[in-house]
Context: one part of a larger RNA
This record gives sequence, C1' cells and structure tokens, in this order.
RNA sequence: UGACGGGGACCCGCACAAGCAGAGGAGCAUGCGGUUUAAUUCGUCGAUACGCGAAAAACCUUACCAAGGCUUGACAUCGGACGCAUAGCAUGGAAACAUGUGAAAGAGUAGCAAUAUUCCGUCCAGACAGAUGGUGCAUGGUUGUCGUCAGCUCGUGUUGUGAAAUGUUGGGUUAAGUCCCGCAACGAGCGCAACCCUUGCUUUUAGUUGCCAGCAUUAAGUUGGGCACUCUAGAAGGACUGCCGUGGAUAACACGGAUGAAGGUGGGGAUGACGUCAAAUCAUCAUGCCUCUUACGCCUUGGGCUACACACGUGCUACAAUGGCCACUACAAAGGGAUGCUAACCCGCGAGGGGGCGCGAACCUCAAAAAAGUGGUCUCAGUUCAGAUUACAGGCUGCAACCCGCCUGUAUGAAGUAGGAUUUGCUAGUAAUCGCGAAUCAGCAUGUCGCGGUGAAUACGUACUCGGGUCUUGUACA
Repeated sequence: UGACGGGGACCCGCACAAGCAGAGGAGCAUGCGGUUUAAUUCGUCGAUACGCGAAAAACCUUACCAAGGCUUGACAUCGGACGCAUAGCAUGGAAACAUGUGAAAGAGUAGCAAUAUUCCGUCCAGACAGAUGGUGCAUGGUUGUCGUCAGCUCGUGUUGUGAAAUGUUGGGUUAAGUCCCGCAACGAGCGCAACCCUUGCUUUUAGUUGCCAGCAUUAAGUUGGGCACUCUAGAAGGACUGCCGUGGAUAACACGGAUGAAGGUGGGGAUGACGUCAAAUCAUCAUGCCUCUUACGCCUUGGGCUACACACGUGCUACAAUGGCCACUACAAAGGGAUGCUAACCCGCGAGGGGGCGCGAACCUCAAAAAAGUGGUCUCAGUUCAGAUUACAGGCUGCAACCCGCCUGUAUGAAGUAGGAUUUGCUAGUAAUCGCGAAUCAGCAUGUCGCGGUGAAUACGUACUCGGGUCUUGUACA
C1' cells in the first nucleotide's frame, strides 16, 4: 500500500421488511447428470452451466456408430499428356460407386492459313491438399461477471531515508469522484452526466394508399368534394430548479407551491472506466506448436444425437364456480408476404381440399384478436373440473413421417382437491392475466425475441440476511 475481520461509523440496491404471483407436490414439454448403448457427437458446471452454443437433429444438418467404397483426394495452386472422355443407356448395388456401351459438340484470343495459346474436361506424377484431431494454461478476436457499481489514474509541486502519501481526505450535498465550501496542493485523463434512439405535448410542412366536420351520394368514406380532425413522417418548439416561498453557510442543494402535456435524470433503450475470475470459447472465425496422412482425411446407405430404474434445473397445463361449456356481440398494436400472402365462393363435422380476385402492399392479404360484455346451462362432485395415456379413422409437408413430425375427428379418460424443508420474480402502465406477430423454417414452438388489451397490492423502516461503496481500526496474510 492492499486484502481480510462472526471490528467500528456512514450510505446504497426488490438485499431484507411490507405485499402480489409463483417454484418445490401432479401430468407433460425441454435441458443437464447418471445409467445404458455399436453410437447415444462435442462444448458449457456456484453466483457467471443446466428451453445454454442450437433463430428449428426424419434424410441433409452431423461433428458420433455400423457397413460399403476412394487415396493428389469433396476443395486450392503448380508441371506433363490427351480432346479419348463426360451426358444418356444397360448390368450389379442400399447408395456411393464399379463394369460395359457411348452421342452431339467444345468457348475465346492471335493469325489468310497451318498452328500457337487461354478456358473447360479427363488421365499421370509429385510438391501438396485435408483434419469439428490436441493444447482457451501458447494466442488474436469475441463474450460472461463484479456492475451502469462510482470509481480508476496521470503530470507538475509538496511531504517522507524509503515503500509511499498528498491531490481522491474533511464539512455539506447528489443517482453519481454530482456539485458547493474548506484544505500543500494546482491542473488533467478514462469513467458519471450530456450529445444518440424511442415514448409523452404543441406548432408547422405535406395529403395518398390515410382521414371525414359540413354539403351531396351509398349497403359500405362507396363516390363527388374537402385536408378542418385522426393518422402518417420530415422540420421546429418545449423542462432550465427558469419562477415563488421555507430551510441551508449568503453556497451546493432539499422540501412545498405555481405554470404546464410533462418537474426536478419525465418513462424506456443503446452506451459497460482501470481491472478481477490462468472465467468461457482452438467446434463461428483466425492462429503458434504438436499429432494423423490408403487415414484422426473424403464419399455413401442405414442407425444414433429422440435410449430410461433414477436424480436436478427451466417451463407449460391443471387441480375449478372470480369457473367450465353453448350462443350472440365489441375494441388493438407491432409485424410478415412473390419458389410468397392468398380474398369471395363451393365441398368437408374438422384438420383440410377446390378455387383463383387482389397485392412487391398506409392500397391486397395473413387476420379470427383474446380476456371483457350480454343471455343460457352446470351446483361443488374426481364433476359438464382436469386433460395425460391408448385405440381407430383421417389431413398436411416432404424422395421418404417405422425408429422419429405436426394437425383433425370419434372413443378412452390417468395423476391431480393448492403442494414439506426450502426457494424465485416484481415498486406502475410494473406484477398478474389475455391474446397477436416475427426470426429459424419444406414441415415441426409450452422455447426465444417483440406487440398491444385488462390492470392491482405494498413499501413502517434499515435491527437482521445477501451484494456493493466511502472513511477508520486490528492483523503472526501478500
């Protein structure tokens, strides 16, 4: 100087407390461990692994296993030879491939032409290719975490023999090393804040594909008309403790008030200092070294990654009456669409099929929002709750749904009556609850990322638990 303390002081955070909804019990989905297996590919393992890499494992993917094949190779550069081959067809085969047969021709440049040469393809030889083989404890790059915590440092000066200190400590204050005051310090840098995006208000510009106040018209903003309004998307304005009062040290600032759509960082996001964990990743990629080279490389078919006594994590669905079922009937936002989204209409109980208008989309379409509302029914029961499991019959995608997809109908109707110890999230348009969309994608979503609808309770407080910050103290630790 740090680090540590079941030392002290001060402060903060959904850290506790106060609340709300869960998890832990059940069934299922999914990931991990274990076990099994020819293989169940690999990585990730307290917080910071476990719906994680994977924004899609039937084939492919695929890295694993079995079997069948190849050896200058699936891919790149270079040398030589040839233009015979290749396509197609036949046989064998699970395919890859092997054997046989075998067309039509090559594309360009220079040249009158012969020809030369490049490209393309095949063969030969070797230099080489290739490796998701090893090492993340050789590395780059990227990432997690402490933590969006308020810290981390430097120059000069000063103090000390020196390691170092000072500044950065102190008194206040703040979300903040934020600001004010003081001070042997004076300044500065990286962080904080602001600048950026989005949302909330107003003005203005513009008025189609959007909108409709008044006029006419219609089944309908449908049409004429209009751009007031909504909205869209560009440009501005607006908030600064600016104003008033009180407190404070006359300061910073705090509290209350006015104005205002918004008030003290308005809400949300992006943004992650010096560093820590030899943290993660050699399987995104790149890369040193090591290793393999008729194989640890490459091709193919089939299987596996989907196994199942068990154990854990994360979720979905429930256990019902604030509910289930039936009928009628409202109101979104944000997105996607040409190998695409697909309307009307017809067929089918339905999944779906036929159909093909329109739309590269403020135009057409996916598209029905759902919870809510109104009416009816059920009457507390393992039930008209719950839906696992299983059987049969179908639909869709796809070369192909046996291993191993999704969906529909009928039948079947399991566990489950609120979950022990323990434990998670959340402070407001939040939690809870309800549906909608997108990426991936032929098909496959309870996952992920977004969108809106309805919309709470509680916070006395900081003794305690966890994590963090500042000062101080002790230390046999570095």
Predicted 3D model of a 478-nucleotide part of an RNA (small-subunit ribosomal RNA, 3' major domain) from an uncultured Clostridia bacterium. Its mean pLDDT, the model's own confidence on a scale to 100, is 84.